Predicted 3D model of a 313-nucleotide RNA (Archaeal signal recognition particle RNA) from Hadarchaeales archaeon (SeqCode). The gene name in the source record is ffs. It matches the Rfam family "Archaeal signal recognition particle RNA". By type it is a non-coding RNA gene. Its Rfam clan is "SRP clan". On this family, see Wild et al., Curr Opin Struct Biol 2002: "Towards the structure of the mammalian signal recognition particle". Its mean pLDDT, the model's own confidence on a scale to 100, is 77. The RNAcentral record of the sequence draws on ENA.

RNA sequence: CGACGGGCUACGGCGGGCGGCUACCCCUCGCCUAUCAACCACAAAUGGGGUUCACGGUGGGCCGAAGCAGGAGGGCGGUGUCUGCAACCGUGCGCCUGCUCCGGUUACCGGCGUGGAAGUCUCGUCCCGCUGGGCCGGUGGUGGUGGGGCCUCGGUCGUAGGAUCGAGGAGAACCACCUUUGCCUGCUGAACCCGGCCAGGACCGGAAGGUAGCAGCCGUAGGCAGGACACUGGGCGCUGGCGGCAAACGGGACGGAGCCAAGGGGCCGGGUGUGGGUGUGCGGGGAGGGCAUCAACUUCCUGCGGCCCGUCG
Numbered sequence: 001c002g003a004c005g006g007g008c009u010a011c012g013g014c015g016g017g018c019g020g021c022u023a024c025c026c027c028u029c030g031c032c033u034a035u036c037a038a039c040c041a042c043a044a045a046u047g048g049g050g051u052u053c054a055c056g057g058u059g060g061g062c063c064g065a066a067g068c069a070g071g072a073g074g075g076c077g078g079u080g081u082c083u084g085c086a087a088c089c090g091u092g093c094g095c096c097u098g099c100u101c102c103g104g105u106u107a108c109c110g111g112c113g114u115g116g117a118a119g120u121c122u123c124g125u126c127c128c129g130c131u132g133g134g135c136c137g138g139u140g141g142u143g144g145u146g147g148g149g150c151c152u153c154g155g156u157c158g159u160a161g162g163a164u165c166g167a168g169g170a171g172a173a174c175c176a177c178c179u180u181u182g183c184c185u186g187c188u189g190a191a192c193c194c195g196g197c198c199a200g201g202a203c204c205g206g207a208a209g210g211u212a213g214c215a216g217c218c219g220u221a222g223g224c225a226g227g228a229c230a231c232u233g234g235g236c237g238c239u240g241g242c243g244g245c246a247a248a249c250g251g252g253a254c255g256g257a258g259c260c261a262a263g264g265g266g267c268c269g270g271g272u273g274u275g276g277g278u279g280u281g282c283g284g285g286g287a288g289g290g291c292a293u294c295a296a297c298u299u300c301c302u303g304c305g306g307c308c309c310g311u312c313g
Stems, first nucleotide, its partner, number of pairs: 001313008011064004015033005023051005039060004067304008077294007088284012100271007108264002110260003119254007127244007134236003137232004143178005150169008183227006194219004202211003
């Protein structure tokens, strides 16, 4: 002097970034971030300390250590954030287009046509107006006079029943007549309190005879059905006449070659919905890029740099 081993000391370390403060740096302050988690106590905004070796102060602890510290660069990786081509996906809008619906047009298909198209005329149908007929319905049943009879009251006669006369009243019934569209036919029809005739029986009577009167019969009011008649803002799938009559249909005449446009097709235009294409906007998507940050690796440069022990050379 060198190598290796051990020890000590200087020294270094015990997160980072951005911002603020400041002449500037560190700290206290605000924000962010990372991790393999990464000391403790105390003080610090009229603040604490420092001066380009500025990466804090005081005290304590731990680790590394002769190497340590600083600066410049390199590529790789992690994370966060911003941006973001294209494909692709979703969605809005515009344009084009298929289908669909409507209108127009055409006459290719189709249909009619010399066994006669279009067109013209005429008659009819249909329809409208007016006026008749027919059929079926609906509604309706007049008003009165006289007589008889009835009811009430009264006079006269008869010692019963009753007879007779008069007045008044009601009235649908029996008769006659007038009037009305208000009549006709059949059936029915008021237990008695509607009319007439009233068997039997009842009542008066010596009898003759008379009275009231049920059933029954004949009628009345009423009811039902039919007919006729009158009226009728009713109905009809019937029918005549006159006038009108856009389109359509039919008969006839003229006419003499085209006509129709339902359906299919073509063309034009429009509408709705839907499918497709395309352009564009938005959203998603995300190649790539920017920024920030974290950590490790690596290259170069700069500054400072010791002591002790052992072994070997």